[in-house]
Molecule: c-di-GMP-I riboswitch aptamer
Organism: Methylomonas methanica
């Protein structure tokens, strides 16, 4: 470098759900909790799906929905 795989190693993250709190709304952020994860670590770059508006143009969430991009710990080829 690079391919394979894991709770063997240290250990990470934290679904529904509760509780506050921003937002028009999708949904974010903290505290609790723990469904599940080998990148559940960043990235709106392509698609899906959602929210706003919709005469027309947009805009905005979703990374824990699928690809791609970047970078990471261990073990074994």
């Nucleotide at each position: 470098a690079u391919g394979u795989g894991u709770a063997a190693g240290c250990g990470c993250u934290a679904a529904a759900c509760c509780c506050g709190u921003u937002g028009u709304g999708a949904a974010g952020c903290g505290g609790g909790g723990a469904c599940a994860g080998a990148a559940a670590a960043c990235u709106a770059c392509g698609g899906g799906u959602c929210u706003u508006g919709u005469u027309u143009g947009a805009a905005g969430a979703u990374a824990g929905c699928c690809g791609g991009g970047u970078u990471g710990c261990c073990a074994c080829g």